[in-house]
RNA sequence: UCUGCAUCGAGAGAAGGCCGAGGGAACCGGCCCUACGAAGCCUUCGGCAACCUGCCUCCGGGCAAGGUGCCAAACCCGGUCGGGCCAAGCCCGAAGGAUGUGUC
Numbered sequence: 001u002c003u004g005c006a007u008c009g010a011g012a013g014a015a016g017g018c019c020g021a022g023g024g025a026a027c028c029g030g031c032c033c034u035a036c037g038a039a040g041c042c043u044u045c046g047g048c049a050a051c052c053u054g055c056c057u058c059c060g061g062g063c064a065a066g067g068u069g070c071c072a073a074a075c076c077c078g079g080u081c082g083g084g085c086c087a088a089g090c091c092c093g094a095a096g097g098a099u100g101u102g103u104c
Base pairs, nucleotide, nucleotide: 003102004101005100006099007098008097013045014044015043016042017041018040022033023032024031027079028078029077030076046071047070048069051067052066053064054063055062056061075096081093082092083091084090085089
């Protein structure tokens, strides 16, 4: 990178160093965070969860935490495609994205 599947209204972050204006994936709109220091990189210590993994099992599940992942706000919210409801608006799905696992 190709492709399939599962999940995404729960949960959990502080400190120090470098740097210096952006960040919340992308476009539009909103809202929010940010010089009381954004994003990024490095270090330390901690936490959440349970996809893979290991063990147990009464096969429902339970326990652990080795490999990932994650630790503002629902994937921050809406729009961008389709559908349902008379409509406002709401709901469902798709697409896109993220993570895991398998596959090429």

Predicted 3D model of a 104-nucleotide RNA (SAM riboswitch aptamer (S box leader)) from an Actinomycetota bacterium.
Model confidence (mean pLDDT): 83 of 100.
It was read from a public genome assembly, where an Rfam model found it.
Rfam family: SAM riboswitch aptamer (S box leader). The family has 457 seed sequences and 9,625 matches in Rfam 15.1.